[in-house]
RNA sequence: GGUUCGUUGGAGCAGCGGAGUGCUCGGGUGACUGUCACUCACCAGGUCACGGGUUCGAAUCUCGUACGAACCG
Repeated sequence: GGUUCGUUGGAGCAGCGGAGUGCUCGGGUGACUGUCACUCACCAGGUCACGGGUUCGAAUCUCGUACGAACCG
């Protein structure tokens, strides 16, 4: 340098172009308990890497950029 893949709450991952972006862990509050833990209920937390394009509509398709990984040279 070329090809391919990845980038989504604090962490790890889902998410056939269409409703409010979800799950587990973590965090907070409450219940339970003599207390802690466990368990249960609820809550907060996301510019969907960034910028264009297509479309009535984009996390999803497409182009470019950035970062990471694998392979080739």